[in-house]
RNA sequence: AGAGUUUGAUCCUGGCUCAGGAUGAACGCUGGCGGCGUGCCUAAUACAUGCAAGUCGAACGCGAAAGGCUUGAAGCCUUCGGGCGGAGGGCCGAGUAGAGUGGCGAACGGGUGAGGAACACGUAGGUGACCUGCCCCGGAGGGGGGGGAUAACCGUCGGAAACGGCGGCUAAUACCCCAUAAGCUCACGAGGGUUAGAGGCUUUGUGAGAAAAGCUCCGGCGCUCCGGGAGGGGCCUGCGGCCCAUCAGCUAGUUGGUAGGGUAAAGGCCUACCAAGGCGAAGACGGGUAGGGGGCCUGAGAGGGUGGUCCCCCACAUGGGAACUGAGACACGGUCCCAACUCCUACGGGAGGCAGCAGUAAGGAAUAUUGCACAAUGGGCGCAAGCCUGAUGCAGCAACGCCGCGUGCCCGAGGACGGCCUUCGGGUUGUAAAGGGCUUUUCUGGCUGACGAGGAAGGACAGUAGGCCAGGAAUAAGCGUCGGCUAACUACGUGCCAGCAGCCGCGGUAAAACGUAGGACGCGAGCGUUAUCCGGAUUUACUGGGCGUAAAGCGCGGGCAGGCGGUGGUCCAAGUCGGACGUGAAAGCUCCCGGCUCAACUGGGAGAGGUCGUUCGAAACUGGGCCGCUAGAGGGCAGUAGAGGGGCGUGGAAUUCCGGGUGGAGUGGUGAAAUGCGUAGAGAUCCGGAGGAACACCAGAGGCGAAGGCGGCGCCCUGGGCUGCACCUGACGCUGAGCCGCGAAAGCUAGGGGAGCGAACGGGAUUAGAAACCCCGGUAGUCCUAGCCGUAAACGAUGUCCACUAGAUGUCUGGGCGGAGCGCCUGGGCGUCGCAGCUAACGCGUUAAGUGGACCGCCUGGGGAGUACGGCCGCAAGGCUAAAACUCAAAGGAAUUGACGGGGGCCCGCACAAGCAGCGGAGCGUGUGGUUUAAUUCGAGGCAACGCGAAGAACCUUACCUGGGCUUGACAUGGCGGUGGUACCGAGACGAAAGUCGAGGGACCCUUCGGGGAGCCGUCACAGGUGCUGCAUGGCUGUCGUCAGCUCGUGCCGUGAGGUGUUCGGUUAAGUCCGCGAACGAGCGCAACCCCUGCCGCCAGUUACAAGUGUCUGGCGGGACUGCCGGUGACAAACCGGAGGAAGGUGGGGAUGACGUCAAGUCAGCAUGGCCUUGAUGUCCAGGGCGACACACACGCUACAAUGGCAGGUACAAUGGGCAGCGAAGCCGCGAGGUGGAGCGAAUCCCGCAAAGCCUGUCGUAGUUCGGAUUGCAGGCUGCAACUCGCCUGCAUGAAGCCGGAGUUGCUAGUAACCGUGGGUCAGCCACACUACGGUGAAUACGUUCCCGGGCCUUGUACACACCGCCCGUCACGUCAUGGGAGCUGGUAACACCUGAAGUCGGUGAGCCAACCGCAAGGAGGCAGCCGCCGAAGGUGGGACCGGUGACUGGGACGAAGUCGUAACAAGGUAGCCGUAGCGGAAGCUGCGGCUG
Repeated sequence: AGAGUUUGAUCCUGGCUCAGGAUGAACGCUGGCGGCGUGCCUAAUACAUGCAAGUCGAACGCGAAAGGCUUGAAGCCUUCGGGCGGAGGGCCGAGUAGAGUGGCGAACGGGUGAGGAACACGUAGGUGACCUGCCCCGGAGGGGGGGGAUAACCGUCGGAAACGGCGGCUAAUACCCCAUAAGCUCACGAGGGUUAGAGGCUUUGUGAGAAAAGCUCCGGCGCUCCGGGAGGGGCCUGCGGCCCAUCAGCUAGUUGGUAGGGUAAAGGCCUACCAAGGCGAAGACGGGUAGGGGGCCUGAGAGGGUGGUCCCCCACAUGGGAACUGAGACACGGUCCCAACUCCUACGGGAGGCAGCAGUAAGGAAUAUUGCACAAUGGGCGCAAGCCUGAUGCAGCAACGCCGCGUGCCCGAGGACGGCCUUCGGGUUGUAAAGGGCUUUUCUGGCUGACGAGGAAGGACAGUAGGCCAGGAAUAAGCGUCGGCUAACUACGUGCCAGCAGCCGCGGUAAAACGUAGGACGCGAGCGUUAUCCGGAUUUACUGGGCGUAAAGCGCGGGCAGGCGGUGGUCCAAGUCGGACGUGAAAGCUCCCGGCUCAACUGGGAGAGGUCGUUCGAAACUGGGCCGCUAGAGGGCAGUAGAGGGGCGUGGAAUUCCGGGUGGAGUGGUGAAAUGCGUAGAGAUCCGGAGGAACACCAGAGGCGAAGGCGGCGCCCUGGGCUGCACCUGACGCUGAGCCGCGAAAGCUAGGGGAGCGAACGGGAUUAGAAACCCCGGUAGUCCUAGCCGUAAACGAUGUCCACUAGAUGUCUGGGCGGAGCGCCUGGGCGUCGCAGCUAACGCGUUAAGUGGACCGCCUGGGGAGUACGGCCGCAAGGCUAAAACUCAAAGGAAUUGACGGGGGCCCGCACAAGCAGCGGAGCGUGUGGUUUAAUUCGAGGCAACGCGAAGAACCUUACCUGGGCUUGACAUGGCGGUGGUACCGAGACGAAAGUCGAGGGACCCUUCGGGGAGCCGUCACAGGUGCUGCAUGGCUGUCGUCAGCUCGUGCCGUGAGGUGUUCGGUUAAGUCCGCGAACGAGCGCAACCCCUGCCGCCAGUUACAAGUGUCUGGCGGGACUGCCGGUGACAAACCGGAGGAAGGUGGGGAUGACGUCAAGUCAGCAUGGCCUUGAUGUCCAGGGCGACACACACGCUACAAUGGCAGGUACAAUGGGCAGCGAAGCCGCGAGGUGGAGCGAAUCCCGCAAAGCCUGUCGUAGUUCGGAUUGCAGGCUGCAACUCGCCUGCAUGAAGCCGGAGUUGCUAGUAACCGUGGGUCAGCCACACUACGGUGAAUACGUUCCCGGGCCUUGUACACACCGCCCGUCACGUCAUGGGAGCUGGUAACACCUGAAGUCGGUGAGCCAACCGCAAGGAGGCAGCCGCCGAAGGUGGGACCGGUGACUGGGACGAAGUCGUAACAAGGUAGCCGUAGCGGAAGCUGCGGCUG
């Protein structure tokens, strides 16, 4: 520090995801030790049990018991000595335990985070508005006298208990009264200084008021008053720190005043009265959420997140309310009341509060011991000893975290065994193990043994840490991952299954992605996973983003608040800057030093940390006050252009309608038609009239307006702009949330109007349908008045204003100068091109999208959705504002290369056209589909499968079927063993054959003479497979296509994909050539080189022919190159014409097939990975099948006849083939053929008479003398064998068929057509096929509009498995979340009324009462009781807000192969889209206006 993921590729935008760090964690697997930390995040749920706050006898009065010592009554027994027995007493225990009065503490310490958005917290201040027990200091302060009670206790009574009533006794540092008052407080008065202000400070007068306690161990400890201190606290204030504006208005003690009450104290804190204020867009009020901070995590930082442990503050103590006591509480382990819950109960009543420590239950993914000790630190009480202390110190449990250590170290290659892989060679695990040597951290055992820890002893931790000795490698390794990101690869299994997955994505039979194994990588007592936070994310952008087209400029203007603001001077010092001071607790963090062996941890020192406060200073900038200025802005005067706006008039053309005339059959409309109109007279034409709407030409990229928008002419009213002058004002400015106004079309309300047009609607066409496009009609509407609506692709998809930054050109409109045309200078508009610069690119470019400034608006992935809910507006339609659940890994922008288009341009091809002959109909042949079958083996499938693999299926072939056999095999190689009458031959038997059995016969090679080899037998490896996969492959082939293309190097252009070159202008069959050109060259293709053929020459000559010769054969060479001439063309390339020539512009034909495409074809030609098979899917054999047949298609043959058939006669080829061959003559047969065997390995012999043609005859339009299928009979040939299933011959039979529907094929010249001939395969042949050869030998091409295919350029694109593409909506099914919904139900906080506990306060107080007064009566004072205000909770009620649920209902999202259509993307076949309105199964269609995307 980045990476993956949108595309065929690219750049950009943009989201999603990953790598890092962190945690009070949890879960999975695993687990040796130690140190230091940490440990209910959930139910502020409920709690059994124990403990957590007491202490003081030096404040006071009471005051045991157990037990011990002693004495000893009654009674009993008695041997009368006494014994037993123990009531009771005394002493000790002990003035102890204990309870009580009193004092101090219990308000600390400890817990928790429910509540609370608040002066709760943080920070800085204020308190002149305050308090402060214990502690310290000071006051040469004080402490005198008196009194009455009351707990405990005793008695008695009530009660189950808790607890209480009554009577009686008593003490105090408890309580009361009096005295004293330095000082204090208060009231009234006077004076002083300080202050913003006085209830402060200070001096003083008068008056009033209030103190005290004693105890003692005699040292002391306490008590009271005043003043001060320290520390602690109360209250107030500035500033700071959450979300929602779909919470916008809130407020009655509310805001202020006066008086009073209350408090330690200011205050509306409370009450009465008076006034009517107070708060709010800088966010009041309401809702949601939350303890705050120091800090912690992350981050480069800014920031974001967080608030567990530790520290500070706050709040709370079952929920709620209240006060009492006190220095301090509205009080966790106090009180009272209400409520819920739990427990006890004798049913009358009572008791309780772990969010203290442990512990239990519950909840939960989840969080520990009912431990030890007060030894240390700290706290309470005490003079102290001491007691108490679940604070604390320790221990226990937990890998929960951090840190440290270990599980050994060295040597050790035959690189062992085993495992895994393998190309079988080997590789790897791997020095790893074994083995040898060494060490002992750790472990085990033993011995010893701390610091902490005080002047001494004791001391939880602890027999711990540590030390020493001994023993022995001994006790100790796992987890995750290995497709990319991301470090680490193989095998097997599986076969869109099982599964994985953070994102992209893997799995469909060779998976580095699933599972397992081996190996590897990473970390290591841990490793992974999950959750959460920050980071990466400059993806909320302060640092540090954007808005023409990606998301994003409000439709336009006016303008309050706000923000910002020209120029000179002067003052101030708020901002700003600097210095000093204060503070920012400790811990934490950083640095330095130190202590535990190190580290974690910890001690010490220093530093850092604020938007903070005080003070001093500076004055440039901002700001403020004041005085000026004129360049901004405005005004004045003089001109000027204009569809700027409103109103009132007015004009002509045209359409339509009405009246009339002429006229007589159509008109209208369309792609073509029809509906419609018309003999009741249309259309056409003329005249007249009516009415409404819009204003041709002028008219322009023109003008005006802020936008919407504005168009005949005239008049009236009216806004703005521009130019000139430089006369006035003197910053008066810019922007602008909210707000206000304007705002196309459609639409709405009311009333008019209505010619044309025209949603809806009706009809006609089109169509599969046609709810559309086209046509005929036509209502609302379009128009006017008044009022609504407030939206548009309201667009320059570009907010307004200012300044600056090259120009060129056109146009509109001013001003100036010169001038003949015209030019120059200077303003303001509207356009085009273009520099710098900007931009992802496209593009923008003084009219910025450049460079800066000011202000506003807006954006933050796509879908859901501009939707729901809420609110506001509207008559309605609807508008404005505006989510979430859920879902996707993208959605996008620009540009690139292709492909495609019912886009364009140019150009080819038997592509069409023009022609000729066919096919499609018939019969037959062949192939294929289908069907059938035991099998009809398999493959080939549009073009480019179908007379294809087949250039030869009767057996064989043969792969198929049935049946019969064989099992080391029909065939190969190797190992081991065996074999001498062995290999081999083999009569014969069974059998369909294969095969099985088998008498008998009977060998070979080498040799060192031992033997070896071959063969054969057995056995083990293995063979074999036309079994599968052409989607694992090689090779070969088809096709586009003999099309003219496909690329590269370097350079150049572009961020890049990529482009250029290869485009363009010509030209060509051609990317052929020429020219131009940021290209210059080159390669594969084209062409040429090669072969055949056409002309000539030369050489040779087997054969041909009688010689010689050369029309023949072979070889070599020449010839043609646009070379020459003319024209055209650009002086080119080239084209056209001509000459010459056998041949002329590639002479004709062949071979030759670029980069690539079709996962094209072939595992059955061959080869080959993998899989499968092994007494069979191998192999052998016999027979059958591949030849089936209701059909369908493809390719052919033969015909349908007279350009013919038949008969007779007659002429002329070429290519080829031949020894298991071709086979002559001759003879036989009607013939096929037989016989024969000459000749020939072939220019020699043979196949071998070519046929059409030509001549003559016949047939006469007839299913025929056409046609030959079919069938019968008789033959021939091949072959082991022609039944299934061959060919040929003769005789006989003579079928369909009279030229072929839609449609479709070939061919442009020696071509088509017609005619025959050869060859391969082959025993023969189903060949009419294929291939080759020659013979005869045409017609037509105007032309490129159309069909098909192709090339180049260009254009659009939402396509890129590329139009056989993509894609929209309804409907149907499933799943999910969500809105509405008669309602049902729950929660929260208020409000109104009712009831109203405790309790404070107030009133009353007839009852009660010790202290004071009084002799008393009585009084003062107090208490109970009662009343009142307030008041928790409860009840009732209507609403508010937020949930849950709900028949039904709305849309939405998602879901391999459902239905209907085709809306969009190419002019998407009617250009699309926006707003609006109507209509329609649906996409959608139509009207009106708008946009070009």